[in-house]
Molecule: SAM riboswitch aptamer (S box leader)
Organism: soil metagenome
RNA sequence: CAUCCAGAGGGGUGGAGGGAUAUGGCCCUGCGAAGCCCCGGCAACCGCCGCCGAUACGAGGAUCCGCCUCGCAUCGGAGGAAAGGUGCCAAGUCCAUCGGACGAGCGCGUCCGGAAGAUG
Numbered sequence: 001c002a003u004c005c006a007g008a009g010g011g012g013u014g015g016a017g018g019g020a021u022a023u024g025g026c027c028c029u030g031c032g033a034a035g036c037c038c039c040g041g042c043a044a045c046c047g048c049c050g051c052c053g054a055u056a057c058g059a060g061g062a063u064c065c066g067c068c069u070c071g072c073a074u075c076g077g078a079g080g081a082a083a084g085g086u087g088c089c090a091a092g093u094c095c096a097u098c099g100g101a102c103g104a105g106c107g108c109g110u111c112c113g114g115a116a117g118a119u120g
Stems, first nucleotide, its partner, number of pairs: 001120004009039005017028003022097004040089003045085002048080002051077005057071005093116001098113006
C1' cells in the first nucleotide's frame, strides 16, 4: 500500500481444548479440540502467458514537421493458465467493544468510519 459479506475437507496421529489478544456474548468440540503428518481442494497476491493502449529508447521507411513499421523496456487495462512462491479450506476477521449519523425508546437496531488483527 491492497484486500478481508465470495470460495474450498477427508484420512492418520493426538487426547482436551478451540474460535488472535482482553471483557462480554454466541458457537465448535469425546459422534474426538488444538498441534503435527499425508492426500485433496479453493483462491489468484507474487511470479508466468499472450492481447490492447500509453510513454521512453533504438533500428528502418516515407516524407517534410508530423507519421508508419519493427524491436525492446516501463506503466496501465481487460483476460488466460494453475506446473512455481505464499496463503487459505465452521460461522462476515463468528459478533460487539472506540467515534459519528439516523431510527427507536430503553439501552436496542441499521449504516458509515476508526482501532486491533489476518494475508499478500